This is a predicted structure of a 477-nucleotide part of an RNA (small-subunit ribosomal RNA, 5' domain) from Allium cepa.
The source organism's lineage runs through Eukaryota, Embryophyta, Tracheophyta, Spermatophyta and Allium.
The coordinates come from a structure-prediction model, not an experiment, and the mean pLDDT is 84.

Context: one part of a larger RNA
RNA sequence: GGAUGAACACUAGAGGCAUGCUUAACACAUUCAAGUCGUACGGGAAGUGGUGUUUCUAGUGGCGAACGGAUGAGUCACGCGUAAGAACUUGCCCUUCGGAAGGGAAGACCAACUUGAAACGGUUGCCAAGGCCCCGUAGGCUGAAGAGCAAAAGGAGGAAUCUGCCCGAGUAGGGGCUCGUGUCUGAUUAGCAAGAUGGUGAGGCAAUAGAUUACCAUGGCGAUGGUUAGUAGCUGGUCCGAAAGGAUGAUCAACCACACUGGGAUUGAGACACGGCCCAGACUCCUACAAAAGGCAACAGUGGGGAAUAUUUUGAAAUGGAUGAAAGCCUAAUGGAGCAAUGCUGCAUGGAGGUAGAAGGCCCACGGUUCAUGAACUUCUUUUCUCAGAGAAGAAGCAAUAAUGGUAUCAAAGGAACAAGCAUCGACUAACUUUGUGCCUACAGCCGUGGUAAGAUAGAGGAUGCAAGCGUUAUUU
Numbered sequence: 001g002g003a004u005g006a007a008c009a010c011u012a013g014a015g016g017c018a019u020g021c022u023u024a025a026c027a028c029a030u031u032c033a034a035g036u037c038g039u040a041c042g043g044g045a046a047g048u049g050g051u052g053u054u055u056c057u058a059g060u061g062g063c064g065a066a067c068g069g070a071u072g073a074g075u076c077a078c079g080c081g082u083a084a085g086a087a088c089u090u091g092c093c094c095u096u097c098g099g100a101a102g103g104g105a106a107g108a109c110c111a112a113c114u115u116g117a118a119a120c121g122g123u124u125g126c127c128a129a130g131g132c133c134c135c136g137u138a139g140g141c142u143g144a145a146g147a148g149c150a151a152a153a154g155g156a157g158g159a160a161u162c163u164g165c166c167c168g169a170g171u172a173g174g175g176g177c178u179c180g181u182g183u184c185u186g187a188u189u190a191g192c193a194a195g196a197u198g199g200u201g202a203g204g205c206a207a208u209a210g211a212u213u214a215c216c217a218u219g220g221c222g223a224u225g226g227u228u229a230g231u232a233g234c235u236g237g238u239c240c241g242a243a244a245g246g247a248u249g250a251u252c253a254a255c256c257a258c259a260c261u262g263g264g265a266u267u268g269a270g271a272c273a274c275g276g277c278c279c280a281g282a283c284u285c286c287u288a289c290a291a292a293a294g295g296c297a298a299c300a301g302u303g304g305g306g307a308a309u310a311u312u313u314u315g316a317a318a319u320g321g322a323u324g325a326a327a328g329c330c331u332a333a334u335g336g337a338g339c340a341a342u343g344c345u346g347c348a349u350g351g352a353g354g355u356a357g358a359a360g361g362c363c364c365a366c367g368g369u370u371c372a373u374g375a376a377c378u379u380c381u382u383u384u385c386u387c388a389g390a391g392a393a394g395a396a397g398c399a400a401u402a403a404u405g406g407u408a409u410c411a412a413a414g415g416a417a418c419a420a421g422c423a424u425c426g427a428c429u430a431a432c433u434u435u436g437u438g439c440c441u442a443c444a445g446c447c448g449u450g451g452u453a454a455g456a457u458a459g460a461g462g463a464u465g466c467a468a469g470c471g472u473u474a475u476u477u
Stems, first nucleotide, its partner, number of pairs: 001477004006473003010469001013347001015345004019340002021305001026303003030300001035063003040060002043057004071257002079183004084178002088175003094170003098166002102134003110125005140149003154163003184230003191221002196218007233255001235253002237248004260281005283294002311337001313336003319333001320331002323328001350380004360371002363368001385414002389410002394404001421466005426447001428445001432461005442449002
């Protein structure tokens, strides 16, 4: 000199675009953040003068809730980066070959009775389905072979037809697994390890495998740093630098891990599941003491910690996502607005003329010099500002639909009107005099300054630098 998710002092006109708990993975009041489908199903209700239609939905059922969003605690590891691989899996979407014959039982809602303070339940009865079960069939699977095993569901429509269902084959994209190589510090950590290293049999997994188990062998790693301890999410990137290299991992993107702490499985194509379940623990809350309820590292917001970090805002118009045949509905993802000079960037605080070189301040050799064309004054302009008017694009074939927003922008009127500070001036380092003080008060990044003529302290005048900022502090190069 550069840089920052910065903070602090003083100061501050208005925009555009970004960014905003780096600390306590501390505790959380309240609202909301994942629903949707009546064209799967029986029932109930609303509404209608009537018929036909319509609307709503507690429950069963389907799909989704494994995405999206947050955080970085743990992890030096096939976790991540890069380059390869073989023994696997894959709902929805796409391509393709075939198929759906015949039966049955139940248990929600509901009704009756009933336990409990509550949360929640219990018994009996009744009923539907694309829910569940049996049987038949099978270009599939298993097996050396004889042979054995495995499926389905309907709905809408007057119909054409559309849509859904089942067994196979294939693609795409996703996921699981293995391996070469790279990936911080300490030797004041030198030996480590016993399913440990390998084999055989068995079980197990979607799949490989000591991943598990019985037996057998004694292997395996290590000064090319094992093991242990500390620290840490990794990367694309970001900052500095001519490069070599050093530092870093906010925002954005990819991967990983985690969801009060520690375990566990269930469902499912996919979880060992942030807003699911069970158990234990700590904490909070409730209790009729038998028992129950909760989990913001989602978005806002609160307390606390801290030098320090925002609104308990708006719309589903756009881009996406879930669901549905669709209309639609949901979406604190997301699009916007609000707050903050936190940063970057462009603009403004006026332009031209104006010497009696004005008053005033400072200095002075008392002649004058300087602030200084600066002000006043004359004239011009209106970016901003004030006021009233018009008014978007972002929307995609036509049309309709706009949160933002009466915003941006346009044109009219008004009037220089409302708008400059901060630091420094001994050398480094651009910029000097005077007054006060007298090793005192003080300054200071380093050298150093101050003890009566201080260009270094404090005030003033002047000057220099940067400028809506400026200086300091912290960190890094």